The part of an RNA shown here (small-subunit ribosomal RNA, 5' domain) has 521 nucleotides and comes from an uncultured bacterium. Its mean pLDDT, the model's own confidence on a scale to 100, is 83.
Context: one part of a larger RNA
RNA sequence: GGACGAACGCUGGCGGCGUGCCUAACACAUGCAAGUCGAGCGGGGAUCACUUAGUGAAGUUUUCGGAUGGAUCUGGGUGAUUCUAGCGGCGGACGGGUGAGUAACGCGUGAGCAACCUGCCUAUCACUGGGGAAUAACGCAUCGAAAGGUGUGCUAAUACCGCAUGAGACCACAGGAGGACAUCCUCAAGGGGUCAAAGAUUUUAUCGGUGAUAGAUGGGCUCGCGUCUGAUUAGCUAGUUGGUGAGGUAACGGCCCACCAAGGCGACGAUCAGUAGCCGACCUGAGAGGGUGAUCGGCCACAUUGGGACUGAGAUACGGCCCAGACUCCUACGGGAGGCAGCAGUGGGGAAUAUUGGGCAAUGGGCGCAAGCCUGACCCAGCAACGCCGCGUGAAGGAAGAAGGCUUUCGGGUUGUAAACUUCUUUUGUCAGGGAAGAGGAGAAGACUGUACCUGGCGAAUAAGCCACGGCUAACUACGUGCCAGCAGCCGCGGUAAUACGUAGGUGGCAAGCGUUGUCC
Numbered sequence: 001g002g003a004c005g006a007a008c009g010c011u012g013g014c015g016g017c018g019u020g021c022c023u024a025a026c027a028c029a030u031g032c033a034a035g036u037c038g039a040g041c042g043g044g045g046a047u048c049a050c051u052u053a054g055u056g057a058a059g060u061u062u063u064c065g066g067a068u069g070g071a072u073c074u075g076g077g078u079g080a081u082u083c084u085a086g087c088g089g090c091g092g093a094c095g096g097g098u099g100a101g102u103a104a105c106g107c108g109u110g111a112g113c114a115a116c117c118u119g120c121c122u123a124u125c126a127c128u129g130g131g132g133a134a135u136a137a138c139g140c141a142u143c144g145a146a147a148g149g150u151g152u153g154c155u156a157a158u159a160c161c162g163c164a165u166g167a168g169a170c171c172a173c174a175g176g177a178g179g180a181c182a183u184c185c186u187c188a189a190g191g192g193g194u195c196a197a198a199g200a201u202u203u204u205a206u207c208g209g210u211g212a213u214a215g216a217u218g219g220g221c222u223c224g225c226g227u228c229u230g231a232u233u234a235g236c237u238a239g240u241u242g243g244u245g246a247g248g249u250a251a252c253g254g255c256c257c258a259c260c261a262a263g264g265c266g267a268c269g270a271u272c273a274g275u276a277g278c279c280g281a282c283c284u285g286a287g288a289g290g291g292u293g294a295u296c297g298g299c300c301a302c303a304u305u306g307g308g309a310c311u312g313a314g315a316u317a318c319g320g321c322c323c324a325g326a327c328u329c330c331u332a333c334g335g336g337a338g339g340c341a342g343c344a345g346u347g348g349g350g351a352a353u354a355u356u357g358g359g360c361a362a363u364g365g366g367c368g369c370a371a372g373c374c375u376g377a378c379c380c381a382g383c384a385a386c387g388c389c390g391c392g393u394g395a396a397g398g399a400a401g402a403a404g405g406c407u408u409u410c411g412g413g414u415u416g417u418a419a420a421c422u423u424c425u426u427u428u429g430u431c432a433g434g435g436a437a438g439a440g441g442a443g444a445a446g447a448c449u450g451u452a453c454c455u456g457g458c459g460a461a462u463a464a465g466c467c468a469c470g471g472c473u474a475a476c477u478a479c480g481u482g483c484c485a486g487c488a489g490c491c492g493c494g495g496u497a498a499u500a501c502g503u504a505g506g507u508g509g510c511a512a513g514c515g516u517u518g519u520c521c
Stems, first nucleotide, its partner, number of pairs: 001521004006517005013391006019384002021349001026347003030344003035090003040087002043084012059068003097302003106227008116219002121215007129163001131161002138153006168195004173190001176187004199207003228274003235265003240262006247255001277299004281292004304325005327338004355381001357380003363377001364375004394424004404415004429458006438448001465510005470491003476505005486493002
């Protein structure tokens, strides 16, 4: 000198764009953050229409007995619209947060898989036949303070289970052809064995279902190289290193197991200990390098602590399940409930870090044929000079060099064209009027927002501080103080004329900031 997620002191006009718990991965009140589909299914409710059984008002008529009339109400049936607790499907493995752990194939980079998987999507081929048995909801009974169950009876499906068919796929068999990178791989045909399916609807076109191949996307695994400090850590290792066989996995593999062998790593730093998420990048520097890993993007890990699996194409699953621990809450003391490192917000810690805001209008995501619903992702607004950038606080003229201040050798000097005063302008401000883009393919649809912007009116009006002035280092005098009070980055100032302390005037620097502290180069 530059930089910062900064903090502190003094000061503070506006706008745009960014950024904002670096500390306690401390504890959390409250609300919201993942739902959706009635075009998969059976129920249930509401409204309307029609119909049917009963009820039978006003009115009309009357020979006073009644007759007629049909409002209203109740029940049943059919149809339409609508809502949805449950079964079922898809999604809750994405998106969002945090950096505790991890020195590791975790990350980066380059390769490999003749050792692998991939829902939704795309293309192609082939199918979609015929049956069965349940179960929630619901009813009844019942246990419990609650959370929540239990028994029994009924019912549906794109839920579940056999059967048929087999383009094909897979398995073993016997040969054939071709290829390669050790194990091996590919192709076509053969006769065996195993394996499918689901329907819906505005009703004739869509959306689906099943098997197979290929692609795309996303993942899994392996390897080369790179990846902090300590030797005041020198030896470490028993599933350890390798083999055979069996198991397991989507797949290779001591991944697991039985048996066998005795290996494997290490001064090119094993093991141990400390520290740490890694990278693209960011800061600095002429570069080499050094430092950092906030925001944004990629990868990894974690979700109160530890362990476990289930479901699923995908998890060993932040707002799923089970067990154990700590903590908090409810309780009828028998037993239950919970997990903000999602967005706000609270307490606490701290030098220190924001609103319990608006909207799904846009972008994107989930579900749905769609309309649409959900979305604290996201888009916006609020707060903070926290940062960067831009603008303003007026411009021109104006000497009797006014007054006042300071100083003086008492002549003057300086503040100083500075002010007053004259002329002008209106960025900004305020008032009034108009008023977007962002919204696509006909239309509709804008949170932001009556915002940005435009036009007009008003009036210099609403707007300057901070630090320094001995040398380094731009900028000096007076007074006070008297080794005191104090200053100080270094050298050093202060003991009676201090340009170094304090105040004032003046001056210098930067400016909505200025200085200090901390950290890095």
Its Rfam family is "Bacterial small subunit ribosomal RNA". Gene Ontology terms of the family: structural constituent of ribosome and ribosome.